[in-house]
RNA sequence: UUCUUAUCCAGAGCGGUCGAGGGACUGACCCGAUGACACCCGGCAACCGGCGCGCAGGCGCGAGGUGCCAAUUUCAGCAGGAGCAAUCCUGGAAGAUGAGAA
Numbered sequence: 001u002u003c004u005u006a007u008c009c010a011g012a013g014c015g016g017u018c019g020a021g022g023g024a025c026u027g028a029c030c031c032g033a034u035g036a037c038a039c040c041c042g043g044c045a046a047c048c049g050g051c052g053c054g055c056a057g058g059c060g061c062g063a064g065g066u067g068c069c070a071a072u073u074u075c076a077g078c079a080g081g082a083g084c085a086a087u088c089c090u091g092g093a094a095g096a097u098g099a100g101a102a
Base pairs, nucleotide, nucleotide: 001102002101003100004099005098006097007096008095013041015040016039017038021031022030023029025077026076027075028074042069043068044067047065048064050061051060052059053058073094078091079090080089081088082087
């Protein structure tokens, strides 16, 4: 990098450093010098692994490997449906993360 598969409406600081962009892409809309993003600390969660319980489906713990900590994956992007409309619903695509494979 590609493929397979599961999940993506819950959860997570009023701390420290830095100093200008950031929210994948496009459009919209937001966040940001009252300091965003990033990093550190801290935390959340429970995918893998571990431990305990259970005949089992599973349940619990959280010290290991990831991940995550504005907004539903911020919303839409393609197709279909409801509606006079605003708007809403369903599926998909794309993306993210885990596990496995090449």